[in-house]
A computed fold for a 350-nucleotide part of an RNA from a metagenome, annotated as small-subunit ribosomal RNA, central domain. Rfam family: Bacterial small subunit ribosomal RNA. Gene Ontology terms of the family: structural constituent of ribosome and ribosome. The full RNA is in RNAcentral, with records from SILVA.

Context: one part of a larger RNA
RNA sequence: CUGGGCGUAAAGGGCAAGUAGGCGGUCGUACAAGUUAGGUGUGACAUCUCCCGGCUUAACUGGGAGGGAGCGCUUAAAACUAUACGACUAGAGGGCGGAAGAGGGGGGUAGAACUCCUAAUGUAGCGGUGGAAUGCUCAGAUAUUAGGAAGAAUACCAGUGGCGAAGGCGGCCCCCUGGUCCGUGCCUGACGCUGAGAGGCGAAAGCUAGGGUAGCAAACGGGCUUAGAUACCCCGGUAGUCCUAGCUGUAAACGUUGGAUACUAGGUAAUGGGAGCUAACAUGCUUUCAGUGCCGAAGCAAACGCGUUAAGUAUCCCGCCUGGGGACUACGAUCGCAAGAUUAAAACUC
Numbered sequence: 001c002u003g004g005g006c007g008u009a010a011a012g013g014g015c016a017a018g019u020a021g022g023c024g025g026u027c028g029u030a031c032a033a034g035u036u037a038g039g040u041g042u043g044a045c046a047u048c049u050c051c052c053g054g055c056u057u058a059a060c061u062g063g064g065a066g067g068g069a070g071c072g073c074u075u076a077a078a079a080c081u082a083u084a085c086g087a088c089u090a091g092a093g094g095g096c097g098g099a100a101g102a103g104g105g106g107g108g109u110a111g112a113a114c115u116c117c118u119a120a121u122g123u124a125g126c127g128g129u130g131g132a133a134u135g136c137u138c139a140g141a142u143a144u145u146a147g148g149a150a151g152a153a154u155a156c157c158a159g160u161g162g163c164g165a166a167g168g169c170g171g172c173c174c175c176c177u178g179g180u181c182c183g184u185g186c187c188u189g190a191c192g193c194u195g196a197g198a199g200g201c202g203a204a205a206g207c208u209a210g211g212g213u214a215g216c217a218a219a220c221g222g223g224c225u226u227a228g229a230u231a232c233c234c235c236g237g238u239a240g241u242c243c244u245a246g247c248u249g250u251a252a253a254c255g256u257u258g259g260a261u262a263c264u265a266g267g268u269a270a271u272g273g274g275a276g277c278u279a280a281c282a283u284g285c286u287u288u289c290a291g292u293g294c295c296g297a298a299g300c301a302a303a304c305g306c307g308u309u310a311a312g313u314a315u316c317c318c319g320c321c322u323g324g325g326g327a328c329u330a331c332g333a334u335c336g337c338a339a340g341a342u343u344a345a346a347a348c349u350c
Base pairs, nucleotide, nucleotide: 003322004321005320006319007304008303012318014201015200021194022193023192025088026087027086028085029084030083033081034080035077036076037075038074039073040072041071042070048066049065050064051063052062053061054060091191092188093187094186095184096183097182098181099180103177104176105175106174107173108172109171110154115149116148117147118146119145120144121143125136126135162169163168206247207246208245209244210243211242215241216240220236221235222234223233258317259316260315261314262313263312266295267294268293269292271290272289273288274287275286276285277284299306300305323350324349325348332343333342334341335340
């Protein structure tokens, strides 16, 4: 490079927007760059194929004929691709009318609980465990009542529910703000799909500076267990968890399944809309879009299973794989305050 692949065997980038590039709807006209055909030139020698010959044969070799991709010039064709111009509305976008939502950012606020403080009642235990002990407590604990403080998280509703590109998002109210769905078929008229690189977002932990710290809790101390116990269990407890501003850029970042479009039986449940019928404010039935689950025709698959939310049938674009270990490593480079991240071998070995 080609081929074959990427749910679980190696392999889908953590995610989206988007640059270059690749690919791209319907009709017409022009053109002739790609394309196709003819002619012509070139395509050295040698090689190759066929015929004839020379060394005893063969390899080797002499002669003749043929073949030859590609390239140049020229003539022609006009379906497809490209290009130019014109037109269209089925893709895409917009307008108008509706709808749902833990989508994001900021501010405010509520109740329950835990802890602490003060006061009161009250007296000898409390706590904890498989059982205990460390621990707390007559300087009055635990329990109960009243008042106060502070931080963090929002029971029930809650759901195979909803929203978001992913990470993720859950009390209530206000402000700012992104996206989606349905109806209409009013406007633009291919404006589209994908997307190397660069840039952006990106759980938790971690880092820097400043705040905050109720509960929980790495490290650490103590108790228990045990042969030991650097653990499991118990009593404490600091970073951290929270906020602000930055950094880090990784995860089993998983549906272990890249994105887009089209096509290919159904059944069932439930979410957000629309239409129709029944009915009379509650529902039921039929149907149609969009999203979410389960079961399954055909088909696919090594099997498991997937199956209109495809792992089916096809097309376009990107990423990635190429035996196991060595190795999510070394070296180098880039990035980072660091931790480290990204890129990424070889010897050797089976």